This is a predicted structure of a 520-nucleotide part of an RNA (small-subunit ribosomal RNA, 5' domain) from an uncultured prokaryote. The full RNA is in RNAcentral, with records from ENA. Its mean pLDDT, the model's own confidence on a scale to 100, is 82. Rfam family: Bacterial small subunit ribosomal RNA. Gene Ontology terms of the family: structural constituent of ribosome and ribosome.
Context: one part of a larger RNA
RNA sequence: GAUUGAACGCUGGCGGCAUGCCUAGCACAUGGAAGUCGAGCGGGAGCGCGGGCGUUCCUGUGGCGGCGAGUGGCGGACGGGUGAGUAACGCGUAGGAAUCUGCCUGGUAGCGGGGGAUAACUGGGGAAACUCGAGCUAAUACUGCAUACGCUACGGGGGAAGCGGGGGAUCUUCGGACCUCGCGCUAUUAGAUGAGCCUAUGUCCGAUUAGUUUGUUGGUGGGGUAAUGGCCUACCAAGGCUACGAUCGGUAGCUGGUCUGAGAGGACGAUCAGCCACACUGGGACUGAGACACGGCCCAGACUCCUGCGGGAGGCAGCAGUGGGGAAUAUUGGACAAUGGGGGCAACCCUGAUCCAGCAAUGCCGCGUGUGUGAAGAAGGCCUGCGGGUUGUAAAGCACUUUCAGUAGGGAAGAAAAGCUGAAUGUUAAUAGCAUUCAGUCUUGACGUUACCUAAAGAAGAAGCACCGGCUAACUCUGUGCCAGCAGCCGCGGUAAUACAGAGGGUGCGAGCGUUAAUC
Numbered sequence: 001g002a003u004u005g006a007a008c009g010c011u012g013g014c015g016g017c018a019u020g021c022c023u024a025g026c027a028c029a030u031g032g033a034a035g036u037c038g039a040g041c042g043g044g045a046g047c048g049c050g051g052g053c054g055u056u057c058c059u060g061u062g063g064c065g066g067c068g069a070g071u072g073g074c075g076g077a078c079g080g081g082u083g084a085g086u087a088a089c090g091c092g093u094a095g096g097a098a099u100c101u102g103c104c105u106g107g108u109a110g111c112g113g114g115g116g117a118u119a120a121c122u123g124g125g126g127a128a129a130c131u132c133g134a135g136c137u138a139a140u141a142c143u144g145c146a147u148a149c150g151c152u153a154c155g156g157g158g159g160a161a162g163c164g165g166g167g168g169a170u171c172u173u174c175g176g177a178c179c180u181c182g183c184g185c186u187a188u189u190a191g192a193u194g195a196g197c198c199u200a201u202g203u204c205c206g207a208u209u210a211g212u213u214u215g216u217u218g219g220u221g222g223g224g225u226a227a228u229g230g231c232c233u234a235c236c237a238a239g240g241c242u243a244c245g246a247u248c249g250g251u252a253g254c255u256g257g258u259c260u261g262a263g264a265g266g267a268c269g270a271u272c273a274g275c276c277a278c279a280c281u282g283g284g285a286c287u288g289a290g291a292c293a294c295g296g297c298c299c300a301g302a303c304u305c306c307u308g309c310g311g312g313a314g315g316c317a318g319c320a321g322u323g324g325g326g327a328a329u330a331u332u333g334g335a336c337a338a339u340g341g342g343g344g345c346a347a348c349c350c351u352g353a354u355c356c357a358g359c360a361a362u363g364c365c366g367c368g369u370g371u372g373u374g375a376a377g378a379a380g381g382c383c384u385g386c387g388g389g390u391u392g393u394a395a396a397g398c399a400c401u402u403u404c405a406g407u408a409g410g411g412a413a414g415a416a417a418a419g420c421u422g423a424a425u426g427u428u429a430a431u432a433g434c435a436u437u438c439a440g441u442c443u444u445g446a447c448g449u450u451a452c453c454u455a456a457a458g459a460a461g462a463a464g465c466a467c468c469g470g471c472u473a474a475c476u477c478u479g480u481g482c483c484a485g486c487a488g489c490c491g492c493g494g495u496a497a498u499a500c501a502g503a504g505g506g507u508g509c510g511a512g513c514g515u516u517a518a519u520c
Stems, first nucleotide, its partner, number of pairs: 001520004006516005013367006019360002021325001026323003030320002035074003040071002043067001047065002049060004081278003090203007099195002104191008112145001114143002121135002123132003151156001162183006170177002204250003211241003216238008253275004257268004280301005303314004331357001333356003339353001340351004370400004380391004404461001407455004414447001419441009464509005469490003475504005485492002
């Protein structure tokens, strides 16, 4: 000099854009953060709808709009947080073969006919969490059979499910069958995406750590996995690593990058992005395409809470917020309008992701706090050699301007879709329906009293901080008297201190300025 997720002191007008627990991976009150589908299913709690002396209220109805609880499907493995652990195939770079992959895309072929249960409901126990028994019932829940051989290691193994919209003939037990379209299901193939695994190489300090290892190193048989493999197991062999630093100890998430520097390097790894690890502590599996699962389950432990004392409940390193720790770090805000995600045919619902707003000079950038004129060089202050000098065109005065803030009015863009109407094309027996395209129409904004524009008024509302001995830009007076004090280094202060304290003046930077800490 540059820099910072900074802190502290003094001061503080506005805006834009960023950033904001670096410490206790300490403990957490409260509210939210993951739901959705009635176009899978049986239903009928509350609401609407219907009826009744309609005043409290009572009652009826799944035919309907919607739908609590239940069953079932998909999603809760994403998104969000944190950096404790980890010196490791964890990460970075470059390769590899023995693998899986829900939803999505392209292709091929199908979706026939049966069966048995079970929740909800009803009864009992319990303070509750919940639990027990007997009955009833449905499905895109469960389970056989058939077909399809595309799968195969030729031993074999393995499937399926329906729902909704529309309808001209034909049949009909008037429910429909049947046809068609859309969604869905099954098998298989190819892709895409995602994930698992292996190898080479790089990846901090310590030798005041020199030897280390027994599933250890390799082989064979077996098991296990989606898959290779001591991954596991039995047997056999005795190997494997190591001064090119094994092992042990300490420290640490890694990277793109960030800061600095002419570079080489050095230091760091906040925000943003990629990967990894973790989710009160330790262990375990279940379900599933995917987890050994932050807001799932089981066991153990510590802690906290409820209890009718028999027993139960919990996990903010999600967003806010609280206590604590600390020099120190924000609101228990708004909205799903946009972007994205989950579910759904869709409408739509959910979304503390996200977009916004609030707080903080924490940082960067921009703007303002007036402009011109004005010598009687006013008054006052300070200095003085008492003549004057300086503050100083500074002020006052005069003439202007109105950025920004404040007041009032106007006012974009972020909105494209979806929906509705019409037309064309495709599908089809069909002018239904559905899909695509085009045209028209109707709306949808948290921010928001938005950005921006206009008007009126009035200099009106807006300057400080550090320093002035040398380094280092900037000097005098008074007080003090090795005292009080200053200080980054050299050093000042013991009676004329440009070095302490105050004042006048000056210098530097400026909504900041200094100090401290840290890095180059």